[in-house]
RNA sequence: AAAAAAGUUUUAUAGGGUUCCGCAGUUCUGCAAAGCUCUGGUCUGGACCGAGAUAAAACCACAGUACCUGUGUACACGGAAGGAUAAAAGCCUGGGAGAU
Numbered sequence: 001a002a003a004a005a006a007g008u009u010u011u012a013u014a015g016g017g018u019u020c021c022g023c024a025g026u027u028c029u030g031c032a033a034a035g036c037u038c039u040g041g042u043c044u045g046g047a048c049c050g051a052g053a054u055a056a057a058a059c060c061a062c063a064g065u066a067c068c069u070g071u072g073u074a075c076a077c078g079g080a081a082g083g084a085u086a087a088a089a090g091c092c093u094g095g096g097a098g099a100u
Stems, first nucleotide, its partner, number of pairs: 007059006015049002020046002022043001023040003028035002060072005075095001077098001081093003
């Protein structure tokens, strides 16, 4: 100085917040019931976001004459900052910078 399929997608998970639903509570409206009002995620939840360094599957790639079989191994510490969405994050920038 430098390569890699270190590929794509889906479903889950760790994790994440609060638009919506629910829940709780004050304000507001209301005689009251209640409400299309406000606040709370320091609310178990529904729903939602969700991993390079989590899992599985499909596709795909490669090898073997191949509707089949096998391989896709090993390693992977990591800020600050910025970005999206309502918002946050192990999301995206990013297997970045840097470190080794």

A computed fold for a 100-nucleotide RNA from Ruminiclostridium hungatei, annotated as Guanidine-I riboswitch aptamer.
The prediction has a mean pLDDT of 79.
The organism belongs to Ruminiclostridium, within Bacteria.
Its Rfam family is "Guanidine-I riboswitch aptamer". About the family: This family represents a conserved RNA structure found upstream of the ykkC and yxkD genes in Bacillus subtilis and related genes in other bacteria.
The model forms 100% of the base pairs in the Rfam consensus.